Overview:
Predicted 3D model of a 493-nucleotide part of an RNA (small-subunit ribosomal RNA, 5' domain) from a Dehalococcoidia bacterium. Rfam family: Bacterial small subunit ribosomal RNA. Rfam links the family to the GO terms ribosome and structural constituent of ribosome. The prediction has a mean pLDDT of 85.

[in-house]
Context: one part of a larger RNA
RNA sequence: GGAUAAACGCUGGCGGCGUGCAUUAUGCAUGCAAGUCGAACGGUGCCCGAGAGGGUACAGUGGCAAACGGGUGAGUAACACGUAAGUAACCUGCCUCUGAGUGGGGAAUAACUUCGGGAAACUGAGGCUAAUACCGCAUGUGGUUUGCCCUCGAUGGAGGGUUCACCAAAGCCGCAAGGCGCUCGGAGAUGGGCUUGCGUCCGAUUAGCUAGUUGGUGGGGUAAUGGCCUACCAAGGCUGUGAUCGGUAGCUGGUCUGAGAGGACGAUCAGCCACACUGGGACUGAGAUACGGCCCAGACUCCUACGGGAGGCAGCAGCAGGGAAUUUUGCGCAAUGGGCGAAAGCCUGACGCAGCAACGCCGCGUGAGGGAUGAAGGCCUUCGGGUUGUAAACCUCUUUUCUCAGGGACGAAUAAUGACGGUACCUGGGGAAUAAGCUUCGGCUAACUACGUGCCAGCAGCCGCGGUAAUACGUAGGAAGCAAGCGUUAUCC
Numbered sequence: 001g002g003a004u005a006a007a008c009g010c011u012g013g014c015g016g017c018g019u020g021c022a023u024u025a026u027g028c029a030u031g032c033a034a035g036u037c038g039a040a041c042g043g044u045g046c047c048c049g050a051g052a053g054g055g056u057a058c059a060g061u062g063g064c065a066a067a068c069g070g071g072u073g074a075g076u077a078a079c080a081c082g083u084a085a086g087u088a089a090c091c092u093g094c095c096u097c098u099g100a101g102u103g104g105g106g107a108a109u110a111a112c113u114u115c116g117g118g119a120a121a122c123u124g125a126g127g128c129u130a131a132u133a134c135c136g137c138a139u140g141u142g143g144u145u146u147g148c149c150c151u152c153g154a155u156g157g158a159g160g161g162u163u164c165a166c167c168a169a170a171g172c173c174g175c176a177a178g179g180c181g182c183u184c185g186g187a188g189a190u191g192g193g194c195u196u197g198c199g200u201c202c203g204a205u206u207a208g209c210u211a212g213u214u215g216g217u218g219g220g221g222u223a224a225u226g227g228c229c230u231a232c233c234a235a236g237g238c239u240g241u242g243a244u245c246g247g248u249a250g251c252u253g254g255u256c257u258g259a260g261a262g263g264a265c266g267a268u269c270a271g272c273c274a275c276a277c278u279g280g281g282a283c284u285g286a287g288a289u290a291c292g293g294c295c296c297a298g299a300c301u302c303c304u305a306c307g308g309g310a311g312g313c314a315g316c317a318g319c320a321g322g323g324a325a326u327u328u329u330g331c332g333c334a335a336u337g338g339g340c341g342a343a344a345g346c347c348u349g350a351c352g353c354a355g356c357a358a359c360g361c362c363g364c365g366u367g368a369g370g371g372a373u374g375a376a377g378g379c380c381u382u383c384g385g386g387u388u389g390u391a392a393a394c395c396u397c398u399u400u401u402c403u404c405a406g407g408g409a410c411g412a413a414u415a416a417u418g419a420c421g422g423u424a425c426c427u428g429g430g431g432a433a434u435a436a437g438c439u440u441c442g443g444c445u446a447a448c449u450a451c452g453u454g455c456c457a458g459c460a461g462c463c464g465c466g467g468u469a470a471u472a473c474g475u476a477g478g479a480a481g482c483a484a485g486c487g488u489u490a491u492c493c
Stems, first nucleotide, its partner, number of pairs: 001493004006489005013364006019357002021322001026320003030317003035064003040061002043058006071275003080200008090192002095188008103137001105135002112127006142167003147162006171180003201247003208238003213235008250272004254265004277298005300311004328354001330353003336350001337348004367397004377388004402430006411420001437482005442463003448477005458465002
């Protein structure tokens, strides 16, 4: 000098764009943050109707979603991340293309109802009922498996033939045409799993470490390789190119600095990983070992009729605490995106906006021109004067800002639909009006005098000032620098 997610002191007019718990991964009152589908199903309430029936809303069964989106950085020195490969060792719901099929049956159960238990959370028994819920049977284009054969090939690869065994399905809407589904395949796309080369902090005042340890065989398990697990066998494996141990840390794209090489950092934004009160476990599912699911244990908080129950803000706001320090319990689904739905639509604290904070960057303003008898006042003075100073007054002008009034968007893809917002912007009126501070002035370092003080009070980044004329302390006048900021502190280069 530059920089910062900054803080503190003094000061503070406006706008645009950003940013905003870095500390206790501490504890949380309250509200909201994941639902949706009646065109899967039986039903219930209400409305219309004389009725048939129609409309609408909903608890339940069922489907899809809830594994995304959002948060945090505790753990992790590791195939976690980055990069480059491999998978002949693998999976992939929804989506796209494509082949084939969708036949015929059955038994339940919630809702509902009856009777109970419980303070509650909730729950037991009997009875009735439906389905795209559940279970057999048939069929098998085909898929999987066993044995055999052929071609190519690289190990559990690809294609084909034959044989044995096993394996499907669901309907709904529509007058209809047809549409949406469902089942078994093939291909793709997308998303993932696993493996490997290389790279990735400090300490040797850590030198030896290791028994599922290293390898093999059989078996199990997985979508899949593998000591991943197990039985047996062998005795291996790592290490001075730093094993093991200890400390620290999420990694990267990037950010800051620097001419570069490098150094430091990893907020916001983007990719990956890990975590969700602490520890453990699996279930469901295409996908989780699942933040707002389940079970167990623990700590904590709450309710209780003392028998027993409920909870998890590292989602958005907000509260307490901690701290030098970090915002509103706001508006809207109008846009973008997501879930469900045939659609209308519903949901969406993602997101879009607004609010607060000079926290940062950028821009603008606080007036412009003229104006000397250089007014008054202040300060200094050698008492002549000098300086503040064209500065003010005064004259002329302008209106960015400000204020009042009128109009008024783009963003909407319009048939409709705008939170922002009567905002931005435009027009007219008014009036210099509403708007300047902070630090410094011994040298480094731009800027000097007077008074007060008297090694005191104080200053100070370094050198150093102050003990009676202090340009270094305090005040005043003046000056210098930067400016809606200025200075200090902290940290990095």